């Protein structure tokens, strides 16, 4: 060095989570990689790695170690961003008020604002008219066993008779009272109306007119500035928080690439 037969080893690994710790089941990454049983109020272990049973491979492309690269995952609060909250001698907006500028509209030399005079509205008092309500009258219906009226059958009484008297029922009326009607009349009242009348107040406000005088007056849109107010919104600044996103940094790290290492027996 070659051949045969064996053995250690291998037949996936990693991250987070979980655990006193380790491995596994479950999740995620890598990517292709024997089978069966077990396992989240979990399973198996106790120091280097699931446990139990079976199978294949086997000293190297396959096992072990180191390095590079690096999918992916975790930490950190260093920075940036996002969201929420708090604060501010802050700014803008919104709101109120005042002023200036610009634009557009209406009224105005058929006379604006203003001044003055008068009248009316307005306010107060009284009256009038109307209306409403209520009461009374007027009108009308009912309405009295007897104690209201008239007429009073029958019956009763007086009388010799003629005749007379009282009088129930009935009928006709009516009083008190109970209603009806508001057409008419009268009284009273008011959170009523009036284009009615009289008196007064007043020029604050509105309307109309006369006179003076001679050019402004009234809404509206935009911009700027001042003051006030500070409730809300936006921004700025500062702070706090967040299972949020990104960058930095740090820890682990699959696959891949490179380098190195690792047996025994027999025969030639």
């Nucleotide at each position: 060095c070659c051949g045969u037969g064996c053995u250690a080893g291998g037949c996936g690994g990693g991250g987070a989570g979980g655990u006193a710790g380790c491995g596994g089941u479950g999740c995620c990454c890598u990517g292709a990689a024997c089978c069966c049983g077990c396992a989240a109020u979990c399973c198996g272990c106790u120091c280097u790695a699931g446990c139990g049973g079976g199978g294949c491979u086997g000293a190297a492309u396959u096992c072990c170690c180191c390095g590079c690269c690096g999918a992916g995952g975790g930490g950190u609060u260093u920075c940036c961003g996002g969201c929420u909250c708090c604060g501010g001698u802050c700014g803008c907006u919104c709101c109120g008020u005042c002023g200036c500028c610009c634009g557009g509209g209406g009224c105005g030399u058929c006379g604006a604002u203003g001044g003055u005079c008068c009248g009316g509205g307005u306010c107060c008092c009284g009256c009038g008219c109307g209306g409403u309500g209520u009461c009374g009258g007027c009108u009308u219906g009912c309405g009295a066993a007897c104690c209201a009226g008239g007429u009073c059958a029958g019956g009763u009484c007086c009388g010799g008779a003629a005749g007379g008297a009282a009088g129930c029922a009935g009928c006709c009326u009516u009083a008190a009272g109970c209603g009806a009607u508001c057409a008419c009349c009268g009284g009273c009242a008011g959170g009523c109306g009036c284009a009615g009348c009289g008196g007064g107040a007043g020029u604050u406000c509105c309307c109309g007119g006369g006179c003076c005088g001679g050019a402004g007056c009234c809404g509206u849109g935009g911009g700027c500035a001042g003051c006030g107010a500070u409730a809300g919104g936006c921004g700025c600044c500062g702070g706090a928080g967040c299972u949020c996103g990104g960058a930095g940094u740090u820890c682990c790290g699959a696959a891949g690439c490179g380098g190195g290492g690792u047996g025994c027996a027999c025969g030639g």